[in-house]
Context: one part of a larger RNA
């Protein structure tokens, strides 16, 4: 090692590509490297284990036989793994076809609201709250017509949808571009799966350097509450929300559940694609593939089976198996301190111990 674990108790890396490792379809040939098995040799003694013996017993000692860990020679198996040389196509990709989608990246336009300014009406309030007061208004406010401008963000549609590796994606249209499903026949013939190190991308809110600022709104002033009130309510508003380059790299980056692959009953709803039957077409129906939800209970019987501490999960698995990776090991101290690396910085990755319960 045989022999624990990760949804909620300690534990799945924030996502993805990928090197090195590790693993890997059917089938034929050889080899025979792992494997098995036979001999032979070495594996000092003591030590161990059994079985005999000897000190009264034991410990101890003595004797003889095994064990362990091999190791090396030669003979022999050839199923299984390897290594070589062939072959197929079920896995993997490609070519062709028709279709969906808020995937991205750029560009361009639109209508509602809102501010804020300008022009008309027009008067005494008008904002806001449990209720007030700060504030706004006779230097014409709110209100209401018309303009102009500006900026951010898109109502119905909209939903249990869709799309995307994850973050995440919403008016409209054009240009560029990734992915995926399905349907046929064909091509390629194992090209796979997973990945330590690495590289990529990564919400929000920080950060530089330059715009941009309509509306919100940390700081921050005021008003109010209150014993107080550094807050919740209210009235302003700076940074920031916004573009552009460039950093920053973290979260309840959650499905709190990693990735492939096969297997294992069901019923329903939808999204996409296709066949069939219908039919002048379509629409309903009926199967099939992929996505994406719910149910899987009382009970007279059916409404899995497993699984789990329950809770639940249950072909989207947390069931039943294999392969790869990451991760746990009692609270605290502490995701800290020292080091290293990386950042402009705030800080991030690594990542302890002593004490102590």
């Nucleotide at each position: 090692c045989u022999g624990g674990g990760c949804g909620u108790a300690a534990a799945g890396g924030g996502u993805c590509c990928g090197u090195a490792g590790g693993u890997g379809g059917c089938u034929g040939u050889g080899u025979g490297c792992g494997u098995c098995g036979g001999u032979g040799g070495u594996u000092a003694a003591a030590u161990u284990u059994u079985c005999g013996g000897g000190c009264u017993c034991a410990a101890c000692c003595c004797g003889a036989a095994a064990a362990c860990c091999g190791c090396u020679a030669u003979c022999g198996a050839u199923a299984c793994g390897g290594c070589a040389c062939g072959g197929c196509u079920a896995g993997a990709g490609g070519u062709c076809g028709g279709a969906a989608g808020a995937g991205g990246c750029g560009a361009g336009c639109g209508g509602a609201a809102u501010u804020a300014c300008c022009g008309g009406u027009g008067u005494a309030g008008u904002a806001g709250u449990a209720a007030u007061a700060u504030g706004c208004g006779u230097u014409g406010a709110u209100a209401u017509c018309g303009g102009u401008a500006a900026g951010a963000a898109c109502g119905c549609c909209a939903a249990a949808u869709g799309c995307g590796u994850a973050g995440g994606c919403a008016g409209c249209u054009c240009g560029c571009u990734g992915g995926a499903a399905c349907g046929c026949a064909c091509c390629u013939g194992a090209c796979a799966c997973u990945c330590a190190g690495g590289g990529a991308c990564g919400a929000a809110a920080g950060c530089g350097u330059g715009g941009g600022g309509a509306g919100c709104g940390a700081a921050a002033g005021g008003g109010a509450u209150u014993a107080g009130a550094u807050a919740c309510c209210c009235c302003u508003g700076u940074a920031g929300u916004c573009c552009a380059c460039g950093c920053c790299c973290u979260a309840a980056a959650c499905g709190a559940u990693g990735g492939a692959u096969g297997c294992u009953a069901g019923a329903u709803g939808u999204c996409g694609g296709g066949a069939g039957u219908a039919u002048c077409g379509a629409c309903c129906c009926u199967c099939c593939c992929g996505g994406u939800g719910u149910c899987g209970g009382u009970g007279a019987a059916a409404a899995a089976a497993g699984c789990u501490a329950a809770c639940g999960c249950g072909u989207u698995a947390a069931g039943c198996a294999u392969c790869c990776c990451g991760c746990c090991u009692g609270g605290g101290g502490a995701g800290u301190a020292c080091g290293g690396c990386c950042g402009c910085a705030a800080g991030g990755c690594u990542a302890a111990a002593a004490c102590u319960c």
Background:
This is a predicted structure of a 357-nucleotide part of an RNA (small-subunit ribosomal RNA, central domain) from a Candidatus Uhrbacteria bacterium. It was read from a public genome assembly. Its mean pLDDT, the model's own confidence on a scale to 100, is 84. Lineage of the source: Bacteria > Bacteria candidate phyla > Candidatus Uhriibacteriota.